[in-house]
Context: one part of a larger RNA
RNA sequence: UGACGGAAGGGCACCACCAGGAGUGGAGCCUGCGGCUUAAUUUGACCCAACACGGGAAAACUUACCAGGUCCAGACAUAGUGAGGAUUGACAGAUUGAGAGCUCUUUCUUGAUUCUAUGGGUGGUGGUGCAUGGCCGUUCUUAGUUGGUGGAGUGAUUUGUCUGGUUAAUUCCGUUAACGAACGAGACCCCUGCCUGCUAAAUAGUUGCGUGAAUGACUUGUUCAUUGACGGCAGCUUCUUAGAGGGACGUGCGUUCUAUUAGACGCAGGAAGAUAGGGGCAAUAACAGGUCUGUGAUGCCCUUAGAUGUCCUGGGCCGCACGCGCGCUACACUGAUGCACUCAACGAGUUUACCUUGGCCGAGAGGCCUGGGAAAUCUUUUUAAUGUGCAUCGUGAUAGGGAUAGAUUAUUGCAAUUUUUAAUCUUGAACGAGGAAUUCCUAGUAAACGCAGAUCAUCAAUCUGCAUUGAUUACGUCCCUGCCCUUUGUACA
Numbered sequence: 001u002g003a004c005g006g007a008a009g010g011g012c013a014c015c016a017c018c019a020g021g022a023g024u025g026g027a028g029c030c031u032g033c034g035g036c037u038u039a040a041u042u043u044g045a046c047c048c049a050a051c052a053c054g055g056g057a058a059a060a061c062u063u064a065c066c067a068g069g070u071c072c073a074g075a076c077a078u079a080g081u082g083a084g085g086a087u088u089g090a091c092a093g094a095u096u097g098a099g100a101g102c103u104c105u106u107u108c109u110u111g112a113u114u115c116u117a118u119g120g121g122u123g124g125u126g127g128u129g130c131a132u133g134g135c136c137g138u139u140c141u142u143a144g145u146u147g148g149u150g151g152a153g154u155g156a157u158u159u160g161u162c163u164g165g166u167u168a169a170u171u172c173c174g175u176u177a178a179c180g181a182a183c184g185a186g187a188c189c190c191c192u193g194c195c196u197g198c199u200a201a202a203u204a205g206u207u208g209c210g211u212g213a214a215u216g217a218c219u220u221g222u223u224c225a226u227u228g229a230c231g232g233c234a235g236c237u238u239c240u241u242a243g244a245g246g247g248a249c250g251u252g253c254g255u256u257c258u259a260u261u262a263g264a265c266g267c268a269g270g271a272a273g274a275u276a277g278g279g280g281c282a283a284u285a286a287c288a289g290g291u292c293u294g295u296g297a298u299g300c301c302c303u304u305a306g307a308u309g310u311c312c313u314g315g316g317c318c319g320c321a322c323g324c325g326c327g328c329u330a331c332a333c334u335g336a337u338g339c340a341c342u343c344a345a346c347g348a349g350u351u352u353a354c355c356u357u358g359g360c361c362g363a364g365a366g367g368c369c370u371g372g373g374a375a376a377u378c379u380u381u382u383u384a385a386u387g388u389g390c391a392u393c394g395u396g397a398u399a400g401g402g403a404u405a406g407a408u409u410a411u412u413g414c415a416a417u418u419u420u421u422a423a424u425c426u427u428g429a430a431c432g433a434g435g436a437a438u439u440c441c442u443a444g445u446a447a448a449c450g451c452a453g454a455u456c457a458u459c460a461a462u463c464u465g466c467a468u469u470g471a472u473u474a475c476g477u478c479c480c481u482g483c484c485c486u487u488u489g490u491a492c493a
Stems, first nucleotide, its partner, number of pairs: 001493002003490003007487007016477002020441005027329003031325004035320002043054002065315005071309001076119005086113001089108002092105003123303002126301003132297001134291003137287003144183003148179002150159003162174001164173002188280005194246002198243004204237006210230002213227005249273001251268005331434001335393007348379002354373003358369004400431001405426006447469002450466005
């Protein structure tokens, strides 16, 4: 100087508590990990910081594992064999999972490309992340870190970087042997919310008029009202889109603690007053954290033709006495089912075949025929689900629940058996709200509810976004768990 203390004092955090909400832990299923089993069940990662993670939803491929079978894609150099042929390829039969001339029989073919040996390469999802780069994660979401000149000390070092108040903040005020600075914080960048002001729009609309249509009212007409249509005309930009800008600065007033500083609180005005809300970026010093299975990044080691290279066939990664973790569905009446009604926002989409309207067939799944769209134009107003109305059910393992099986029909794919998925009929298990424990969370948040995208030939209970409905309870504390600072002790590095 650090580290540690079951030492003291301050401060902070829903990866802490309090007040609560939703749960998880119990059931069934899905999925990851361990174990067991296995020819193989490839493997990494194991407290936070491994375990719906490797963008890891594996039928082949992937694929690294297992059982088998081909090929050389062995550059180059040296030596050898060698045109009287180094070598290559092959029908048929045998052989083989195989229409692999793989090998054998049999002969044809080819023509210096190769073959043999040595050196040396090359390839490797082989080893080593404890040899490395790069990237990521974490310490660590907190406020921390550093040097110049000056001061103190023989020096390591220290002061600056602070008694106090304040802040989300080493943020400011102030104190002051320090002064003036740098990184981080903040500022900054992106998204959201306001603009009747600017620029505009047949890829967005709206207003007026016109045209023809339907419904209703009467006063029965060249009437009035409502609805939807026309790319018919004219205008406009409120709504929509998106460029440039503006807008908030705690502005005004008051209260409180004070040094009448920094601030805090309340009320106004306002679209907006926690840093306006949500993200991104993110210092110094580290870890023998993860990754050689992202890379034609890479050292060394191993292997290199009976291959750990590469391709093909089949299997496995899915196996099931069991243990653990993330989830989905439920246990019903705030519900289930049927009919009707009513509303979104992010996306995405076809040079090899994507998004698919409409029409017809079909119980459905799906099929056939037509079109549109390389997209504000078409799919698509994505007519979404929670929701609302009316019926049926009626507290029962029940019309709750939908596991497990049987049969059948489609679709994707060369291929569906260990059932890819979807649909129909039947079957109808546990589960009557979950012990000890434990997770997440403060507002358009939790929870509920669906949609889109990623992966994708097919397949979500996953992840990443998006909207819809929308609470209860704090607005605090340091008691538990941790973190930061100061003082102190130990003499552990």